[in-house]
A computed fold for a 1738-nucleotide part of an RNA from Candidatus Bipolaricaulis sp., annotated as large-subunit ribosomal RNA, half A. It was read from a public genome assembly. The coordinates come from a structure-prediction model, not an experiment, and the mean pLDDT is 81.
Context: one part of a larger RNA
RNA sequence: GGCAAACGGCGGACACCUUGGCAGUUGGAAGCGAUGAAGGACGUGGCUAGCUGCGAUAAGCCCCGGGGAGCCGCUAAGCAGGCUUUGAUCCGAGGAUUUCCGAAUAGGAGUACCCACCAUGGUGAAGCCAUGGUAGAGCAUGCUGAAACCUACAGUAGGUGUGCUCGGCGAACCCGGCGAAGCGAAACAUCCCAGUAACCGGAGGAAGAGAAAUCAAACGAGAUUCCCUGAGUAGUGGCGAGCGAAACGGGAACAGCCUAAACCGAGCGAGUGUAAGACUGCGUUCGUUGCUCGUUCGGGGUUGCAAGCCAGUUCCGUCCCAUCGAUGCAGCGGUGGGCAGGGUUAAAGGCGAGGCCUAGUCGAACUCUCCCUGGAAAGGGUGACCACAGACGGUGAUAGUCCCGUAGACGAAAGGCCAGACCACCCUGGGGGCGGCUUAAGUAGCGCCGGACACGUGAAAUCCGGCGUGAAUCCGGGAGGACCACCUUCCAAGGCUAAACAUUACCAACUGACCGAUAGUGAACUAGUACCGCGAGGGAAAGGUGAAAAGCACCCCGGGAGGGGAGUGAAAUAGAACUUGAAACCGUUUGCCUACAGUCAGUGGGAGCACCGAUACGCGCCUUCGGGCGUGUUGCUGGUGUGACCGCAUGCCUCUUGCAUUAUGAGCCGGCGAGUUACUGUACGUGGCGAGGUUAAGCCGAGGAAGGCGAAGCCGAAGCGAAAGCGAGUCUGAAUAGGGCGAUUAGUCACGUGUGGUAGACCCGAAGCCAGGUGAACUAGCCAUGGGCAGGUUGCAGUGUACUUGAUCGUACAUGAAGGACCGAACCCACUAGCGUUGAAAAGCUAGGGGAUGACCUGUGGUUAGGGGCGAAAAACCAAUCGAACCUGGUGAUAUCUGGUUCUCCCCGAAAUAGGUUUGGGCCUAGCCUCGCGUCAAGGAGAUCGGGGGUAGAGCACUGGUCGGGGAAGGGGGGAAACUCCCGACCCUAGUCAAACUCCGAAUACCGAUCCUCCGUUCCGCGGGAGUUAGACUGCGGGUUCUAAGAUUCGUAGUCAAGAGGGUAAGAGCCCUCAACCGCCAGCUAAGGUCCCAAAAUCCAAGCUAAGUGGGAAAGGAUGUGUUGUUGUCGAGACAGCUGGGAGGUUGGCUUAGAAGCAGCCAUCCUUCAAAGAGUGCGUAAUAGCUCACCAGUCUAACGACGAUGCGCCGAAAAUUUAACGGGGCUAAGCUUGGUACCGAAACUGCGGGUUGUCCUCUUAUGAGGGCAGCGGUAGGGGAGCAUUCCGUUCACGGUUGAAGCUAAGCUGGAAGGCUUGGUGGACGAGACGGAAGAGAGAAUGCCGGCAUGAGUAGCGCGAGCAAAGUGAGAAUCUUUGCCACCGAAUGCCGAAGGUUUCCUGGGGAAGGUUCGUCCUCCCAGGGUUAGGCGGACCCUAAGCUGAACCCGAAAGGGGUAGGCGAUGGACAGCAGGUUAAUAUUCCUGCGCCUCUAACUUUGCGUUUGAGCGAAGGGGGGACCCCGAAGGUUCCUCUCCGCACGCUGACGGAAUAGCGUGUCUAAGCACCAAGGUAGGGGGAAUAGGCAAACCCGUUCCCCCGUUACGUCGAGGUGUGAAUGCGAGCCCGUAAGGGCGAAGGGAGACGGAAUCAUCGGGCGAGAAAAGCCUCUAGCGAGCAAGGAAGAGUCCGUACCGCAAACCGACACAGGUAGGCGGGUUGAGUAUACUAAGGUGGAC
Repeated sequence: GGCAAACGGCGGACACCUUGGCAGUUGGAAGCGAUGAAGGACGUGGCUAGCUGCGAUAAGCCCCGGGGAGCCGCUAAGCAGGCUUUGAUCCGAGGAUUUCCGAAUAGGAGUACCCACCAUGGUGAAGCCAUGGUAGAGCAUGCUGAAACCUACAGUAGGUGUGCUCGGCGAACCCGGCGAAGCGAAACAUCCCAGUAACCGGAGGAAGAGAAAUCAAACGAGAUUCCCUGAGUAGUGGCGAGCGAAACGGGAACAGCCUAAACCGAGCGAGUGUAAGACUGCGUUCGUUGCUCGUUCGGGGUUGCAAGCCAGUUCCGUCCCAUCGAUGCAGCGGUGGGCAGGGUUAAAGGCGAGGCCUAGUCGAACUCUCCCUGGAAAGGGUGACCACAGACGGUGAUAGUCCCGUAGACGAAAGGCCAGACCACCCUGGGGGCGGCUUAAGUAGCGCCGGACACGUGAAAUCCGGCGUGAAUCCGGGAGGACCACCUUCCAAGGCUAAACAUUACCAACUGACCGAUAGUGAACUAGUACCGCGAGGGAAAGGUGAAAAGCACCCCGGGAGGGGAGUGAAAUAGAACUUGAAACCGUUUGCCUACAGUCAGUGGGAGCACCGAUACGCGCCUUCGGGCGUGUUGCUGGUGUGACCGCAUGCCUCUUGCAUUAUGAGCCGGCGAGUUACUGUACGUGGCGAGGUUAAGCCGAGGAAGGCGAAGCCGAAGCGAAAGCGAGUCUGAAUAGGGCGAUUAGUCACGUGUGGUAGACCCGAAGCCAGGUGAACUAGCCAUGGGCAGGUUGCAGUGUACUUGAUCGUACAUGAAGGACCGAACCCACUAGCGUUGAAAAGCUAGGGGAUGACCUGUGGUUAGGGGCGAAAAACCAAUCGAACCUGGUGAUAUCUGGUUCUCCCCGAAAUAGGUUUGGGCCUAGCCUCGCGUCAAGGAGAUCGGGGGUAGAGCACUGGUCGGGGAAGGGGGGAAACUCCCGACCCUAGUCAAACUCCGAAUACCGAUCCUCCGUUCCGCGGGAGUUAGACUGCGGGUUCUAAGAUUCGUAGUCAAGAGGGUAAGAGCCCUCAACCGCCAGCUAAGGUCCCAAAAUCCAAGCUAAGUGGGAAAGGAUGUGUUGUUGUCGAGACAGCUGGGAGGUUGGCUUAGAAGCAGCCAUCCUUCAAAGAGUGCGUAAUAGCUCACCAGUCUAACGACGAUGCGCCGAAAAUUUAACGGGGCUAAGCUUGGUACCGAAACUGCGGGUUGUCCUCUUAUGAGGGCAGCGGUAGGGGAGCAUUCCGUUCACGGUUGAAGCUAAGCUGGAAGGCUUGGUGGACGAGACGGAAGAGAGAAUGCCGGCAUGAGUAGCGCGAGCAAAGUGAGAAUCUUUGCCACCGAAUGCCGAAGGUUUCCUGGGGAAGGUUCGUCCUCCCAGGGUUAGGCGGACCCUAAGCUGAACCCGAAAGGGGUAGGCGAUGGACAGCAGGUUAAUAUUCCUGCGCCUCUAACUUUGCGUUUGAGCGAAGGGGGGACCCCGAAGGUUCCUCUCCGCACGCUGACGGAAUAGCGUGUCUAAGCACCAAGGUAGGGGGAAUAGGCAAACCCGUUCCCCCGUUACGUCGAGGUGUGAAUGCGAGCCCGUAAGGGCGAAGGGAGACGGAAUCAUCGGGCGAGAAAAGCCUCUAGCGAGCAAGGAAGAGUCCGUACCGCAAACCGACACAGGUAGGCGGGUUGAGUAUACUAAGGUGGAC
């Protein structure tokens, strides 16, 4: 280290539970709000953090009811203190109070804050306080009240008061305005999505619609709304995708009315003007009754078979009474009443019995009926009782009779709701004839353009809108789907209207085959919380002790945490990290194994070791004599753990032609996690009824939901045709023909299953599109207002002087100080290199670098917003996001794409092809699979026979190509010609080639027949369900390619795919197996093998190979070797060797310097010979020389040449290692041939078993037996089961004598699984038969949680600490001291933003702190921030924001004048010292200042001869740039003299008066004043300054002035100050306390600040108020001194270049402004240092 067992830890699954959710049913209520809502902030308790309640009357106050004994809410107990029978706490009705914000409403504002005015009250006043009021809009009304105009609109606009209303919020439903896109159409534009989402306006408890200018169809209906149906019909539609009515019919509910007009009357107004009348000088005027017109009110009247009105006439009807009119009477008419009927609602009542709601009350029967178990009884047993009550819940386990309750009965002072009857009120004749009047106008219609209607412009009716045009009047008008006629029907252009219908934020009661803590709401718990984000917005985790805290007194160890005892309890392994307590993971102990060995970790065998039990035997004890117990030995046999060694064996999933693959996915474990539901088709199954079947909505009813009614409608029973139509037929047709479609009979309803369609439709997953919002805290630009830039250098223009010129020009020297000038810090940037790269840092560090007076940098406030901004332009930036931000929504967008998709067994079983396709990795149809039904021999194989063909082959007859020869027409060249040379069609002959040649032509294949043989349902048809259309290799036949490819593409066959087994060493596709149902330690074979690995022949016979060929390879090469041919030479002597010869003409001729056999050219003869070339090579300058051919001798018997063939040889070089037999090794154990045995598989056979199909037999609830055949399997089809959760019925089931769950073992089934026992556990849970599903997990880079691995590894975030002492349980880290070190234009000091208590003190040490910790910026407790003057508000204005009026816009809203708000600016009164643990310009001391008040006192002025105040008006002023230069003064610093105090020294020097330290003091007040500034004063006039002005401006005159007047002004002196401070000294352990000297003078390189200037330049450089002045106006008191009084609100601690801010951190980053000493130096550079701070946490 491995395996196993036992026991623990960690962890929180599983089981059980439920306070919480989810979905509904019934009823209620459907709003709240200026009487201040919803929602918040802040408070409120004796002690109080959160929740709840409440509001300064603050866990509450008053009152009326209920109730009746305790109470002071919860987490959550305690201490202290109270209330209560004089009725508390508590519950209900009503009332009071109800801070601040919020519509928010006096004004303002950054929500919970600031600040006014008016009235009243308090004080003498100021100031302050209390109560109330003060927003805007609309309507009404009172008061007031313009300008302007004439055609008109004045009691108008406006102002002001009063009353009423509105505003805002709220879940859905409703009406309207505006209105997308993803998507679908497999693209896309009309179309669809969809008038959806979003936004906006408005209303109500419902809304909207609504009483026919409607439908219909020749019959009729009679407002609207909703449900069913009609119907997926009629239609519409790139006639695509899709969209999609209406009427009728059945139901729910029912309800009808009012105006305008005609006409009448009255009022008012206008016109007219007569008679009478009146007036008058005249004109004639006025003017009632009249008439006409307008207007208001009242009556009347309200419809279509037209109605109404008027006038007159006529008829009918009219229950009763009264009265009036007229009449001769009757009768008639009008008015009122009664009876009867209707209504009360639409516009409006009264009284209200009664009922209900908002608190409650009563309510039967065992705690004494006994027993058992138990901690506990409600359980078990036994005996009783109640029941209009056996619902639920609780009580120590399961309770009708214990508790709360339940059935039933009862109850309200107060508030609310419903409401009959009654009263009152309203309505109620009909008809006919004639004439006249009225009946909704910029309307209907029409034209053009749009929209809505199911209806997309269409033949398009109907309705609505914009623009234009524009009727009729009952003899009229609209509609009936263009239009016209007839007919029918209705009467627009005015209005109101309940119920039936939609929804549920809220209240009450109840229900669930809904969930049970990863579920159910996001939320069972301090949840819209913590946390994240600038914001819109996003958004968790987290339940359980026990019956009861009885929550462990006490002891021990320990600093504590924690633990051990003791005790409680039924249980403590129920101890608060608490029910059960799985797995991963981490351990401890024990048994076996493991250090020469090789691996998917198993499986089969198996020695050894250890252990257990039984058996047998022995011994002991007991005995009821049956036996039992204990112990020892044995350990055959059985079992458990381990496992030396041997055989075989490359995980799972997915995707693939094909994966151990070095292709995908998973760290491990646990939980969660994917074909569902609705509607509608279709097929099958089951059931009901059946030529019929069935209801829908709805109604009745029941109530764990039964059942009944309901025939509207649907399907079927008849079809054919375009239709009229006819009809078992019909259509076509001339047809009685033929043909097409039909007829000769089964449906329908319900449920279940398969599958399709519409819906997200199996789950997860985009990039994106659109809508509405949120962002300029980052960054880009801009606007407003502020700030910053050490130091040094250069020396433009201009100017001056000199020279020069006629004058310029010019030159020199000065002066001068320009510049997107130069060098270089701060500051800004980011060019290079290195480091860093799981960083110190999501962009930095180090060293250099660039700009650094400018197009510079920067603070604060503001502005521009997403197809938009901004951009010195990079498509850069717009909050770590940009070729279109972010958030939410449409949304579950879509995804021909990838991944994943969960239990078992049985039967069958593919495809990777064709056609089509904007199609090629998709889809449709066919093919191939499966299941069911039907037909019932059609099918397949073989044999035989019969067919057609044009391939292989072959051939050259055709077509086309082609070689040689012959012949030859013809053509070309040369030639005078003769002739000659060349080419050559056609023909002949010989030889050839062809996928697109064929005179020929197979084998196979294909078609058919015969019915000879075999198989046995295979064929075919119909219907349900698929999958497949990526294929791969091998053989054969072809194409392409290179007759390359493990290439590609066809045909054909096989195998793999989807196929295991044996062989080929190993291997998807090769060989064997007509191939694996399961088991066997049986047999026989196939391919292939038989020396060893390794089963079987060292077998037999005959050859070959010598190369390790075998056991890789070509052209080519070779006298390798075997076999077999053809043809030569040779005893007349071959071949080879050896010896000898190899000659002469001649050096052939030519050429050549030379050429002699042998540079070259030509010729190549002759002779001698046995033979010898005018020469085969070598060679020479040329000769020479050597040699060959050739000849002879010697020798002796064979010697050559050319082929064919078997086996070998060479050719033969690659990278980690032999590595080209699988290895050893082999001369066979290689190769060829023949033979005989054997081995060898899951094939075949044998034995046993299972199952499917079929057949037979026997039995028949249906089973048993037997025969035959089958049982590999991916996609896929079919069949049968197991398990889980819940429900019903049953078992009058099991359970504290112990359920579920967890755990170990055993048994069992063919599998999923089941059962039993022990342990744990402590309350529920099974079986059977049915039903319903959130119904099965190993994979989705799945989700959540836990735990590993890496790993005790990387790291511990720039840098100096050391020592001693102290404290403490403990010290590198804390404290103190000493030494050392670091920063020192900072690492010091102040303060803005921001943070928000971090500040100080005491205590603590769990967690945080990168280590430690006694310490802390951590935790607990207590404390701490003091202002008239500091900053801000109360003052002012800028950019900008807001915004009466006004303008624009579908709405929301946008702009904007006056006004208001708004600092980063203007204005504005305090200094010094001391003091605290922590504050100070705030407290204290001292000295001063500002504003306001005016009762008291003194004085002065004034009171119409006007003191004083004085605008919201006028004027001045405030009031402004950049750069440069020079000057004054002060301060700082330094130096010197003087003075005071101290020291004068441990090693050397230092007694010199040497060294060190100090030598300081404010505001205010008074006086003085450097310097700056050139105009000032007076008078007069004045059309300007929106009126006025004595002011300003303008003009004129006079005076003064450059040393003036006036004004500004640092500063100085004095005082303040006999103060304070002060080196040092003294006391004291410390904390702390006390005393206190000098405190004069001079100078300076320099720096800074300040004062007021000057010069130059071009980019020409805020506003308003305070302040001064002027009038308009007000006006009787005003002013000064004294002594008095008042002075509001907010901030104030601490950090603040950082451990407290922004960066997720105690982060090497970022962060505006002020002070910023000394030496060196130009310097704020650099280096060192002072004050001060620090040593930065391993």